[in-house]
Context: one part of a larger RNA
RNA sequence: ACCUACGAGUUACCAUGUCCAGCGAGGUUAAGGGGUUCAGCCCCGUAUCCGUAGUGAAAGCGAGCCUAAAUAGGGCGUAUAGUUGGAUGGGGUAGACGCGAAACCAAGUGAUCUACACUUGACCAGGUUGAAGUUCUGGUAACACAGAAUGGAGGACCGCACGGAUAAGCGUUGAAAAGCUUCCCGAUGAGUUGAGUGUAGGAGUGAAAGGCCAAUCAAACUUGGAGAUAGCUCGUACUCCCCGAAAGGCAUUUAGGUGCCGCGUGCGAUGUUCUCCGUGAGAGGUAGAGCGACCGAUAGGUCAAGAGGGCUUCACCGCCUAUCGCGACCUGACGAACUCCGAAUGCUCACGGACUGUAGUCGUGCAGUAAGGGGGCGGGUGCUAAGGUCCGUCCCCGAGAGGAGAAGAAUCCUGACCGUCGUCUAAGGUCCCGAAAUUCUGUCUAAGUUAGUCUAACGAAGUCUGGUCCCGGUGACAGCUAGGAUGUUGGCUUGGAAGCAGCCAUUCAUUCAAAGAGUGCGUAACAGCUCACUAGUCGAGGGUCCGGGCAUGGAUAAUAAUCGGGUAUAAGUCAGAUACCGAAGUCGCGGGAUAGCAUUGUAUAUAAAAAGUAUCGGUAGGGGAGCAUUCUAUAUGCGUUGAAUGGUGAUAUUGAUUGAUCCUGGAGCGUAUAGAAACGCAAAUGUAGGU
Numbered sequence: 001a002c003c004u005a006c007g008a009g010u011u012a013c014c015a016u017g018u019c020c021a022g023c024g025a026g027g028u029u030a031a032g033g034g035g036u037u038c039a040g041c042c043c044c045g046u047a048u049c050c051g052u053a054g055u056g057a058a059a060g061c062g063a064g065c066c067u068a069a070a071u072a073g074g075g076c077g078u079a080u081a082g083u084u085g086g087a088u089g090g091g092g093u094a095g096a097c098g099c100g101a102a103a104c105c106a107a108g109u110g111a112u113c114u115a116c117a118c119u120u121g122a123c124c125a126g127g128u129u130g131a132a133g134u135u136c137u138g139g140u141a142a143c144a145c146a147g148a149a150u151g152g153a154g155g156a157c158c159g160c161a162c163g164g165a166u167a168a169g170c171g172u173u174g175a176a177a178a179g180c181u182u183c184c185c186g187a188u189g190a191g192u193u194g195a196g197u198g199u200a201g202g203a204g205u206g207a208a209a210g211g212c213c214a215a216u217c218a219a220a221c222u223u224g225g226a227g228a229u230a231g232c233u234c235g236u237a238c239u240c241c242c243c244g245a246a247a248g249g250c251a252u253u254u255a256g257g258u259g260c261c262g263c264g265u266g267c268g269a270u271g272u273u274c275u276c277c278g279u280g281a282g283a284g285g286u287a288g289a290g291c292g293a294c295c296g297a298u299a300g301g302u303c304a305a306g307a308g309g310g311c312u313u314c315a316c317c318g319c320c321u322a323u324c325g326c327g328a329c330c331u332g333a334c335g336a337a338c339u340c341c342g343a344a345u346g347c348u349c350a351c352g353g354a355c356u357g358u359a360g361u362c363g364u365g366c367a368g369u370a371a372g373g374g375g376g377c378g379g380g381u382g383c384u385a386a387g388g389u390c391c392g393u394c395c396c397c398g399a400g401a402g403g404a405g406a407a408g409a410a411u412c413c414u415g416a417c418c419g420u421c422g423u424c425u426a427a428g429g430u431c432c433c434g435a436a437a438u439u440c441u442g443u444c445u446a447a448g449u450u451a452g453u454c455u456a457a458c459g460a461a462g463u464c465u466g467g468u469c470c471c472g473g474u475g476a477c478a479g480c481u482a483g484g485a486u487g488u489u490g491g492c493u494u495g496g497a498a499g500c501a502g503c504c505a506u507u508c509a510u511u512c513a514a515a516g517a518g519u520g521c522g523u524a525a526c527a528g529c530u531c532a533c534u535a536g537u538c539g540a541g542g543g544u545c546c547g548g549g550c551a552u553g554g555a556u557a558a559u560a561a562u563c564g565g566g567u568a569u570a571a572g573u574c575a576g577a578u579a580c581c582g583a584a585g586u587c588g589c590g591g592g593a594u595a596g597c598a599u600u601g602u603a604u605a606u607a608a609a610a611a612g613u614a615u616c617g618g619u620a621g622g623g624g625a626g627c628a629u630u631c632u633a634u635a636u637g638c639g640u641u642g643a644a645u646g647g648u649g650a651u652a653u654u655g656a657u658u659g660a661u662c663c664u665g666g667a668g669c670g671u672a673u674a675g676a677a678a679c680g681c682a683a684a685u686g687u688a689g690g691u
Stems, first nucleotide, its partner, number of pairs: 001691006011094004016089008026050002032044005054061002064076004097235002100232001104225006115199009124189001126158003129154001133150006162186003167182004201217001204212002238626006249260004262369002264366007273359001275354008288341001289339002295335002299331005306324002308321004372397010402413003417591004422587001424585001428581003431566003437578001439577004444572001450568002458553002462550006469543003479537005485510003490504003516531001520529002592616004597612001627680001629677010646663002652657001
C1' cells in the first nucleotide's frame, strides 16, 4: 500500500412543536388488587395530574379584576378545546455522535540500575625521585651550621592491571536502544571494587549537572477516581426529488467561542400589501461652482494713509527712498471639518399602469452563517505604492459547469433536467497548427514597428497630413564667380588695443551696385581668412512657426526562448462593407420530474389520470420520497427433479437497486403486509488479520 472483518447521533427520564389514533367539556390512571394459558391479555382501582375563569402583592371580587379621587385612561382577561397514548423534529439532565491530551488526586510497588551512607572483605606489574629523622666526619665556649652516608616521606613522577572518557574517524533500519579503533586522563588515593544493609515520590539522594531514583524524572511506576475535561484537530457509512444561505450589525474576561437581530428552509395564515414603469408632491446641501456672501488661506501689479531710513536751519514747513504697509482698484487662484449658490442619482408619500400558475407580510418548527475574496464606481489611510488596509454601492467567485482570454477562482460571453452525428447566434475569431475570408474598399507604417505586458522626460531635415506668415520670371532658395571700400589705427584705456581684452556713444559721415566704427577664426599688436550686404551666373519653387497620424533613439538578465507556435510586408495599423465559424445560450424533435390553478372522477377528503402553464446549476443548511440488510408477527410459497453461498450479469429502473440464464455448492430459503433495529464505510497518522 491493497484486500477482508470491525468501526461513530444511542438509551432512560423531563418539558416542548408537528403528525397519527382514542375519548371529548372533559381526558387519564399510578401503586395496588382480581381473573386467566409461565408470555401476555382482560377487569377493578379517580388517589393524582391537565383542562373547564380570570384578576390582584393580598384581603378579596368575579366575565370581569387591578391601578386610581374617578363614571377618565391604561394593564391582564372574556366570543371555548382539551386530554391520554404512539411515531417523529429539536431542547434539557445524564459520558450523550466517535477517537484523542498534557495534567490532578488517592492507595500501593520499587535503591538487583543509579545517588549517598553504614558493616565486612578484596585489589593496585615495573621503574623513578629521595622529605623528616638517624649515624659518622668537620665545626662551635656550648648551640647553630657544613659535608658524606643511612633512611624511605608524598591527595610526588613515568607507566600495566583497574577506573575514566580529551580529540578524530567509523557506526547511525548499528555487531551494540551509547559500541569499535587510535590518541588521551588518574593509577597509594577525596583510589578502585565484591557481598550484606539503610534512605521513597513534592519524598529520597546529590564534590550541584535539575543530576540520579530499574533503557522512564522540572516530580518514578502500578491500579483506581475515569468514559477527568478538551469553546481544539480529525473522522462520521445507501439513493433520488424541491428550495437554498452567510462570512453584516449589537453585546460578550469577547475577538478562530457564544447570545439576539439579519439572510435560508418546512408548515399555517393573509390575499397583491412586493417589485418595475409613468405622473405628481416632498425632505436634503453631495458632485460642481463660487468667495467685491461669511470663516480661513492666497500670487503679481497700480494708487497709497501710516511707520522706518536719509537730507535739512534737526523749529515748523519740506524733499528723497533697492524697507514695511492699513485700505481701495486691476489681474490670477484655493478649502473634508468655508458656502451667496447648487445638480444628476438615490430616498419618502400619493395616484395610474405593468407583472403574478408568482412575490410581499405575519405566526411558528428546524437551521447554518457571524475568518470572506476579486473586479467596476465613490471615498478615508498609505507614496492618488501594494495581490496593502478600512468604509459605501453594484457585479462575480464563494456555492457556477460551458465558450473566449495560449495556459489562469472571480475579465468578457452565457446560467448546465436528460437525449439528439439537427438550427441560429454571443463574446471571440476566419494563412497553417484550428472550425470559418489568403474576402472587398480606402489610409498609414518599412521599424519585423507590430501581430494580447506596460514604457517617460528628452533628442532627431524619418515619413504622411492640416494650418500660419514670409520670399519668388521686376528671377526667390542652394551652389559657383566677383566685390566687401574711405575719414579711421573712431574716442578712452593700455606696454600694445588698428572692426574683433575692456569701457564710451546722436555706432557718425563719405564714395557706392553694395560694404557693420563690424559675425566668427586669427596676431604680442598689425597682417591674413571669413560673414553680414551687393552684382553676375543659374531657372522654379523656397523658407519660418504651430498642430495631428504612424514610425525612430532613449530601451538593461540569465535556452536561439519566443506574437500561444509556425510564420507574416500583411496574416501589421486605422476607417468602413459583406459573408462565414463559434457555447451545456436560442430554436426544432423525443423523454422525465416539480409546483400551484381549474376541469373530470370517487360517498366527502386523500390518492389517481390526460392536456395546458411555469420551473428543474448549487456548498452550509431545511424539507419530501424511496432502496438495501438482520430479526419478529400474520398470510402464502420454493427446495436433494438441488436452498443459501461464490462466479456470470440477459432484463427492468432517474437511482439506491433488481436478478433471467449457465457453472459452483450440498440444506435450507423467499414473497406480500405490518412491526423492531447492535441497519449501509473510502478516509478518523482508525483497530485486527492476511498478502